[in-house]
RNA sequence: CCACCCCUCGCGGGAGAGACCCCGGACCGCCAGUCCGGGGCGCCGAAGGAGCAUCUCCUCCCCGACCACCCUCUCAGGCACCCAGGACCGCGGGGGUCAG
Numbered sequence: 001c002c003a004c005c006c007c008u009c010g011c012g013g014g015a016g017a018g019a020c021c022c023c024g025g026a027c028c029g030c031c032a033g034u035c036c037g038g039g040g041c042g043c044c045g046a047a048g049g050a051g052c053a054u055c056u057c058c059u060c061c062c063c064g065a066c067c068a069c070c071c072u073c074u075c076a077g078g079c080a081c082c083c084a085g086g087a088c089c090g091c092g093g094g095g096g097u098c099a100g
Base pairs, nucleotide, nucleotide: 001100005096006095007094008093009092010091011090012089013088018041020040021039022038023037024036025035026034027033042079043078044077048075049073050072051071056065057064
């Protein structure tokens, strides 16, 4: 000086699921419609969270411990468009460790 890897920041891409029902308010002369809030039922999984297999450890078995996912659960979050969020992928900046 510095690959891979890890952390962080920026940019780009980024799925799924009711614009359902009831109540209240606002816009509107009224109806209808739209927006916001609350409740109910239904649904989604790719923030986060939780669960677990093989293996391994324990003299052997059992028990126990450890251990993964985009799998499962759906606590949280989300469910017209927009906004926001979004695992993950790509590019770039910074930092860390360090083979060389």
This is a predicted structure of a 100-nucleotide RNA (Glycine riboswitch aptamer) from a Frankiales bacterium.
Taxonomically the source falls in Frankiales (Bacteria, Bacillati, Actinomycetota, Actinomycetes).